[in-house]
This is a predicted structure of a 115-nucleotide RNA (SAM riboswitch aptamer (S box leader)) from a Frankiales bacterium. The coordinates come from a structure-prediction model, not an experiment, and the mean pLDDT is 83. The sequence was found by an Rfam model in a public genome assembly. It matches the Rfam family "SAM riboswitch aptamer (S box leader)". Its Rfam clan is "SAM clan". About the family: The SAM riboswitch is found upstream of a number of genes which code for proteins involved in methionine or cysteine biosynthesis in Gram-positive bacteria.
RNA sequence: CGCUCAUCCCGAGGGGCACCAGGGACACGGCCCGACGACGCCCCGGCAACCAGCGCGACUGCGCCAGGUGCCACUUCCGUCCCAUGCCGACGUUCCGGCCUGGGGAAGAUGAGGA
Repeated sequence: CGCUCAUCCCGAGGGGCACCAGGGACACGGCCCGACGACGCCCCGGCAACCAGCGCGACUGCGCCAGGUGCCACUUCCGUCCCAUGCCGACGUUCCGGCCUGGGGAAGAUGAGGA
């Protein structure tokens, strides 16, 4: 960076700092966290195993390790756009509005690459 690929319902918390007050990426809505100090920064601890390293007569794989990253409230907290099933709006095939569930997309994050 309007680039590519993979992953994103698993997992993992204590302490300290402060002329810290908002925070959960952005907008809106919802739901949460927050002066019993959230968010942030630092230290220690931990989780995981993308890359590196090592091994395997089985190599689009499996295992070991933990050097480079990453991560440690809530599914990426949920929704928003599209599709499908179902329900409701006296009737409801289509259309319209609302809702549940499932799938996909967009956006984002992380890793490994590329330009």